[in-house]
Context: one part of a larger RNA
RNA sequence: GACGAACGCUGGCGGCGUGCUUAACACAUGCAAGUCGAACGAUGAAGCCUCAGCUUGCUGGGGUGGAAGAGUGGCGAACGGGUGAGUAACACGUGAGCAACCUGCCCAUCACUCUGGGAUAAGCGCUGGAAACGGUGUCUAAUACUGGAUAUGACCCAUCACCGCAUGGUGUGUGGGUGGAAAGAUUUAUCGGUGGUGGAUGGGCUCACGGCCUAUCAGCUUGUUGGUGGGGUAAUGGCCUACCAAGGCGACGACGGGUAGCCGGCCUGAGAGGGUGACCGGCCACACUGGGACUGAGACACGGCCCAGACUCCUACGGGAGGCAGCAGUGGGGAAUAUUGCACAAUGGGCGCAAGCCUGAUGCAGCAACGCCGCGUGAGGGAUGACGGCCUUCGGGUUGUAAACCUCUUUUAGCAGGGAAGAGGCCUUUGGGUGACGGUACCUGCAGAAAAAGCACCGGCUAACUACGUGCCAGCAGCCGCGGUAAUACGUAGGGUGCAAGCGUUGUCC
Numbered sequence: 001g002a003c004g005a006a007c008g009c010u011g012g013c014g015g016c017g018u019g020c021u022u023a024a025c026a027c028a029u030g031c032a033a034g035u036c037g038a039a040c041g042a043u044g045a046a047g048c049c050u051c052a053g054c055u056u057g058c059u060g061g062g063g064u065g066g067a068a069g070a071g072u073g074g075c076g077a078a079c080g081g082g083u084g085a086g087u088a089a090c091a092c093g094u095g096a097g098c099a100a101c102c103u104g105c106c107c108a109u110c111a112c113u114c115u116g117g118g119a120u121a122a123g124c125g126c127u128g129g130a131a132a133c134g135g136u137g138u139c140u141a142a143u144a145c146u147g148g149a150u151a152u153g154a155c156c157c158a159u160c161a162c163c164g165c166a167u168g169g170u171g172u173g174u175g176g177g178u179g180g181a182a183a184g185a186u187u188u189a190u191c192g193g194u195g196g197u198g199g200a201u202g203g204g205c206u207c208a209c210g211g212c213c214u215a216u217c218a219g220c221u222u223g224u225u226g227g228u229g230g231g232g233u234a235a236u237g238g239c240c241u242a243c244c245a246a247g248g249c250g251a252c253g254a255c256g257g258g259u260a261g262c263c264g265g266c267c268u269g270a271g272a273g274g275g276u277g278a279c280c281g282g283c284c285a286c287a288c289u290g291g292g293a294c295u296g297a298g299a300c301a302c303g304g305c306c307c308a309g310a311c312u313c314c315u316a317c318g319g320g321a322g323g324c325a326g327c328a329g330u331g332g333g334g335a336a337u338a339u340u341g342c343a344c345a346a347u348g349g350g351c352g353c354a355a356g357c358c359u360g361a362u363g364c365a366g367c368a369a370c371g372c373c374g375c376g377u378g379a380g381g382g383a384u385g386a387c388g389g390c391c392u393u394c395g396g397g398u399u400g401u402a403a404a405c406c407u408c409u410u411u412u413a414g415c416a417g418g419g420a421a422g423a424g425g426c427c428u429u430u431g432g433g434u435g436a437c438g439g440u441a442c443c444u445g446c447a448g449a450a451a452a453a454g455c456a457c458c459g460g461c462u463a464a465c466u467a468c469g470u471g472c473c474a475g476c477a478g479c480c481g482c483g484g485u486a487a488u489a490c491g492u493a494g495g496g497u498g499c500a501a502g503c504g505u506u507g508u509c510c
Base pairs, nucleotide, nucleotide: 001509002508003507005506006505007504008503009502012375013374014373015372016371017370018368019367020333025331026330027329029328030327031326034075035074036073039072040071043068047064048063049062050061051060052059053058054057082286083285084284092210093209094208095207096206097205098204101203102202106199107198108197109196110195111194112193113192114148115147116146117145123138124137125136126135127134128133154178155177156176157175158174159173160171161170162169163168212258213257214256219249220248221247224246225245226244227243228242229241230240231239261283262282263281264280265276266275267274268273288309289308290307291306292305311322312321313320314319339365341364342363343362347361348359349358350357351356378408379407380406381405388399389398390397391396412451414446415445416444417443418442422437425434426433427432454499455498456497457496458495459480460479461478465494466493467492468491469490475482476481
């Protein structure tokens, strides 16, 4: 000098930040991922129109209408949010490579969108179970599933031309074999679907170099190192497998052990360097513990599934349910770390043509002097140098222009009135509507110095001294050291010094 700090004393206001560093301990409760009726079938409320009956404001029938919950289907749920347990590793950083790769939504472009079929959920009936959840019969739809046709492109084989960086790459080149389309709304203007090519974005893989401690760890290794065939993957590869060879790494530290997420950065320092990785940003890993795959463009998936385990809960004892390292919150641990708040108004995200819905992301508010910054606690005058306190050589000195008193000012806080920008957005019937923060910021007015100062230190280092008490006691102390009867070093008081809404102490780093 610095801090995600804590503790002691003290404490007026505001702005901007920050706030479980410990038990990756266990979690009550609420919320944190839905959306689409312009994909689909069924149920169809309110309201409106009309007809009939009459008890004159009710009932019934028909039409329109489309609320609402569930279901099939699509997209999303792999983002956003949290944590740092593991990891010494291509995990990260910098720089390259992929003639070894993938990429939903988005953009550009080319071509197409023909014709059939069988089911099933919901519903209804029966039925099992305490529940969770089912079973069975029957009916039905689709942008759900599926057969056939078409194929310039695509894939495979043969061939041709050109090119390169070893394997090879490119071409609407030429000739043979394989497989794909789905509608909806009607506002008539679109949104879609399929195949191909290119782009953009995001990812996957490989390599060179770099960044901890330990030799009281010296040898390590059998899928190990390489090859061939096969499998697997989007893709290379012992990634896996069979066979063959006997290799591969290591004192330039292999292997083992300990510790640790990495970086941009942050702190310190003139720099070199040292320390560190809270907040913010990038990457990685994890989601009760261990393992596994499914779906999908993308996961081996925090709020999905299956298995095993520990724990907790329900049970009719047969069987079931759960996972806060999301936001709040609880217990526990700890020196120590906040509200079971408001809103989707803005920014961003998901779905939707849209209206809109969802969003503990986010925007805000609450708590905490935890930090930084700013402001205030008054200003000018005022000597009989008042009273009081303390000291005293008893003359006085000092507190001290300090107070009183006079003249002013009114920041902030208080009260009253007005009152935003953030919305150039979004919606809309073109009239208009729409702000959580918030009656907040800000502006104006009113009253009155009125409501607002402490903490540490004063032997030297180190700015600041006297008195009393105590008497190697009580105590102080960062180091040197003070205290045993005049202690500037302990305690108190007066005075002083330094900082100041803070001041000290402790801890850690330079």
Molecule: small-subunit ribosomal RNA, 5' domain
Organism: uncultured bacterium